The prediction has a mean pLDDT of 78. Predicted 3D model of RNase P RNA and transfer RNA as a complex of 412 nucleotides. Rfam match: Bacterial RNase P class A. Rfam links the family to the GO terms tRNA processing, ribonuclease P activity and dimeric ribonuclease P complex. Rfam classes the family as a ribozyme. About the family: Ribonuclease P (RNase P) is a ubiquitous endoribonuclease, found in archaea, bacteria and eukarya as well as chloroplasts and mitochondria.

RNA sequence: CUAGCCUACUAGGCGAUCGCUUGUUUUUAAGCAAGAGGAAAGUCCGGGCAGCAUAGGGCGACGACAGCCGCUAACGGCGGCCGGGGGAAACCCUAGGGAAAGUGCCACAGAAACGAUACCGCCUAAACUUCAGUUUGGGUAAGGGUGAAAGGAGUGGGGUAAGAGCCCACAGCGACGCACGGUAACGUGUGGAGGAGGUAAACCCUGUCGGCUGCAAGGAGACAUACUAAUGGCGGCCCGCUUGUAUGUCGCUAUCCGCUCGAUCUGUUUGGCAACAGACAGACUAGAUAGAUGAUCGUCCACGACAGAACCCGGCUUAUCGGUAGGCUAUCAAG
RNA sequence: GGGGUAAUAGCUCAGCUGUUUAGAGCGCCGCCUUUGCAAGGCGGAGGUCCAGGGUUAGAGUCCCUGUUACUCCACCA
Numbered sequence: 001c002u003a004g005c006c007u008a009c010u011a012g013g014c015g016a017u018c019g020c021u022u023g024u025u026u027u028u029a030a031g032c033a034a035g036a037g038g039a040a041a042g043u044c045c046g047g048g049c050a051g052c053a054u055a056g057g058g059c060g061a062c063g064a065c066a067g068c069c070g071c072u073a074a075c076g077g078c079g080g081c082c083g084g085g086g087g088a089a090a091c092c093c094u095a096g097g098g099a100a101a102g103u104g105c106c107a108c109a110g111a112a113a114c115g116a117u118a119c120c121g122c123c124u125a126a127a128c129u130u131c132a133g134u135u136u137g138g139g140u141a142a143g144g145g146u147g148a149a150a151g152g153a154g155u156g157g158g159g160u161a162a163g164a165g166c167c168c169a170c171a172g173c174g175a176c177g178c179a180c181g182g183u184a185a186c187g188u189g190u191g192g193a194g195g196a197g198g199u200a201a202a203c204c205c206u207g208u209c210g211g212c213u214g215c216a217a218g219g220a221g222a223c224a225u226a227c228u229a230a231u232g233g234c235g236g237c238c239c240g241c242u243u244g245u246a247u248g249u250c251g252c253u254a255u256c257c258g259c260u261c262g263a264u265c266u267g268u269u270u271g272g273c274a275a276c277a278g279a280c281a282g283a284c285u286a287g288a289u290a291g292a293u294g295a296u297c298g299u300c301c302a303c304g305a306c307a308g309a310a311c312c313c314g315g316c317u318u319a320u321c322g323g324u325a326g327g328c329u330a331u332c333a334a335g
Numbered sequence: 336g337g338g339g340u341a342a343u344a345g346c347u348c349a350g351c352u353g354u355u356u357a358g359a360g361c362g363c364c365g366c367c368u369u370u371g372c373a374a375g376g377c378g379g380a381g382g383u384c385c386a387g388g389g390u391u392a393g394a395g396u397c398c399c400u401g402u403u404a405c406u407c408c409a410c411c412a
Stems, first nucleotide, its partner, number of pairs: 002330009012300007020035007037306001041317002044315005049214004056239004062210005067081005082096001083094004097205002102203002104199003114152001119144002121140008154170005173195001176191006218257003221250007232242003264283008301304001336408007345361004354392001363379005385401005
């Protein structure tokens, strides 16, 4: 240089004028300050928060997840590792418990689709007979054919009427036991037994976790009546708990709160391979409610993608024109 | 803002617990019938099962991701 892999950052800049939302200062009209994202998105998970009791115990149902260790408020997320797969490598992918508990299913084709009812073939007995076969019965899963898959441990030898793990030697898979290494998944070695189709993103079994509803949650009046330890409520049942609950009238009417200081952000540093955690210092950074964050002009360049908060946060997934920086690999080909 | 459901022929819908060539009604096309039309009879065409990926020997169906459409939820404290 080329080809490729991984990670992080950025998301037009500057100036002028006119507007919008919130806060604030003087003081009622101006000034000042702040004003979308890496995904604000999808709502796929997890949590905070709110109501039901402070969300409690047991059983059942339903749902989610599934190698090991760790991180975390929590997770189905993340980090590291193990096993499997791909690549020459950097590196990437992996719904990765159990088919050795039970049940179901395996279309068409095929004799047979899993307790092998033997189609062709091979061997054998009997009968018939044109002496080469036919028919019937039995044995055989080694061979052929069908199929995605054929009984599921291959090769060689023995064995037999013909055959077969039927027997033997060597080799291979899985489970179990032992030894060593590792926190563990697991790896290496070894031993005897003799487990063997696929499918669990089929039912199911094992283990773990989950109470339900979501800010349109929920809170912010007065009076009257009824019920008030249960015949109501805790959304299946039992236990247990529960001083307010239900209805109506008046009246305001679409208002205020919840609403943004928080598992927050930035920098330095310590521990850790890392995810992450701790310490110190500093910062306050949208909060609307028909919904602000914009428009016009000038100028520069690499000519600008996907897209816009609506209670908040941690992840995942999806969309995204380009640009910048750092690290790593080198089979073949070219220089 | 937050829940839920659906997408199969031009339209309205089936398709159960995965399997042979995805069906039905209306519509469309051709022929018969009629002087001609309608009705009727016979025959036929028409499908990326919303898109992409996965599981499986095999996917409209099971799982994941996305797209589109429809629908429900606030109000007297």